[in-house]
């Protein structure tokens, strides 16, 4: 130096192909309730603005552009 993937809640993935409802889903986390119990097992929350930055569009996580960082091929 080409060139390929990943990047979304603490953590582990969907959603992007075919732009549009309030971005969900498991674990963890908070609360309460039963329960001898800080365990189980029911009920309700809390938490992101989708790696940045800028274009397109009425409307971007989702499309297009650089550019970051992680892996993996060539050279």
């Nucleotide at each position: 130096c080409g060139g390929g993937c990943u990047g979304u809640a603490g953590c582990g993935c969907a959603g992007c192909u075919u732009g549009g409802u309030u971005a969900g889903c498991g674990c963890g986390c908070c609360u309460g309730a039963c329960u001898g119990g800080g365990g189980g097992u029911c009920a309700g929350g809390a938490g992101g603005u989708c790696g940045a930055c800028g274009g397109u569009u009425c409307a971007a996580a989702u499309c297009c552009g650089u550019c970051c960082a992680g892996c993996c091929c060539g050279a």

Predicted 3D model of a 75-nucleotide RNA (transfer RNA) from a Phycisphaerales bacterium.
The sequence is in RNAcentral, with records from ENA.
Taxonomically the source falls in Phycisphaerales (Bacteria, Pseudomonadati, Planctomycetota, Phycisphaerae).
It matches the Rfam family "tRNA". Rfam links the family to the GO term triplet codon-amino acid adaptor activity.